Overview:
Model confidence (mean pLDDT): 82 of 100. Predicted 3D model of a 73-nucleotide RNA (transfer RNA) from a bacterium. Its Rfam family is "tRNA". The family's RNA type in Rfam is transfer RNA.
[in-house]
RNA sequence: ACUAGCGUAGAGCAGUAGAACGCUCGCCCGGCUCAUAACCGGGAGGUCGUGGGUGCAAAUCCCACCGCUAGAA
Numbered sequence: 001a002c003u004a005g006c007g008u009a010g011a012g013c014a015g016u017a018g019a020a021c022g023c024u025c026g027c028c029c030g031g032c033u034c035a036u037a038a039c040c041g042g043g044a045g046g047u048c049g050u051g052g053g054u055g056c057a058a059a060u061c062c063c064a065c066c067g068c069u070a071g072a073a
Stems, first nucleotide, its partner, number of pairs: 002071006010025004018056001027043005049065005
């Protein structure tokens, strides 16, 4: 240098044009308990890798770049 896939909250993942980006765990507050765990209620946390393009509308489609994984050589 080539090919394919992936990049979304602290972690693991959904969401494949209609917009308000969700789920589980974790974190914080409260309840329950003698106390802890479990359980119950509430909350914070996201410029959807970066930049550009198409389109009325982009996490989603297209291009380039960056990073990771796999394959071929």